[in-house]
RNA sequence: UAGUUAUCAAGAAAGGUGGAGGGAAUAGACCCUAUGAAGCCUUAGCAACCCUUUGUAUUCCCGAUUGCUUAUCGAGAACGAAGAAGGUGCUAAAUUCUACCAAAAUAACCAUUUUUAAUAUGGAAAUUAAGGCAGAUAACAC
Numbered sequence: 001u002a003g004u005u006a007u008c009a010a011g012a013a014a015g016g017u018g019g020a021g022g023g024a025a026u027a028g029a030c031c032c033u034a035u036g037a038a039g040c041c042u043u044a045g046c047a048a049c050c051c052u053u054u055g056u057a058u059u060c061c062c063g064a065u066u067g068c069u070u071a072u073c074g075a076g077a078a079c080g081a082a083g084a085a086g087g088u089g090c091u092a093a094a095u096u097c098u099a100c101c102a103a104a105a106u107a108a109c110c111a112u113u114u115u116u117a118a119u120a121u122g123g124a125a126a127u128u129a130a131g132g133c134a135g136a137u138a139a140c141a142c
Stems, first nucleotide, its partner, number of pairs: 001141001003140006013043005021032003026099004044091003049087002051083006059077002062074004095134001100132002104128003109123004
């Protein structure tokens, strides 16, 4: 820089400094805040992305041995278990909620068929909404 992949309703705060804002950006809502916001520093903690150890009957990939099949060995993928030294991250509220798009569900009502209703077919205001978009973090990439 913002491309790829994964995750985001769980979890975890005290002190010092600072002195009025903060919850990413715009708008609205709702919250936090002089019982002290943001920022900075210290310590502590959470988590398990990178990381460390380890397991795997069958499966996949690579290498070695073997003339082939097969088999054996080694390394890895994938999946699981344990750990927390190190690199990040995080420690109010769902990424605080909503907005823009939207699968699907419900559906007032309208049209047609029908003597009417029901039913059927087509349309459809509105409501909810998986997910997408956006954002954050990590690993990889440039």
Predicted 3D model of a 142-nucleotide RNA (SAM riboswitch aptamer (S box leader)) from an uncultured Flavobacteriaceae bacterium. The coordinates come from a structure-prediction model, not an experiment, and the mean pLDDT is 75. Its Rfam family is "SAM riboswitch aptamer (S box leader)". From the family's description: The SAM riboswitch is found upstream of a number of genes which code for proteins involved in methionine or cysteine biosynthesis in Gram-positive bacteria.